Transfer RNA, 73 nucleotides, folded computationally. The sequence is in RNAcentral, with records from ENA.
């Protein structure tokens, strides 16, 4: 220094450019159950890395900037 993937709650992730709250797990809080605790129900709160463009519409295509992994010198 060049080129290649890659960034979604706290952890893993899912969404064909398009319906309604951006989807489910575990985690976390409540409530119910329990003599109390696990277990099991039952509701909740939390995220598209920043910034530009294209498009009627963008987590999604381009871009640029930062972080992450990888390959070449």
């Nucleotide at each position: 220094g060049c080129c290649c993937u890659u960034g979604u709650g706290g952890u893993c992730c899912a969404a064909c450019g398009g319906a309604a709250c951006a989807c489910g797990a575990c985690a976390c809080c409540g409530c119910c159950c329990u003599c109390c605790g696990a277990c099991g129900g039952c509701g909740g709160a939390g995220a598209u890395g920043c910034g530009g463009g294209u498009u009627c519409g963008a987590a999604u295509c381009c871009u640029g900037c930062c972080g992450a992994g990888g390959g070449c010198a």
Rfam family: tRNA. It is annotated as a transfer RNA.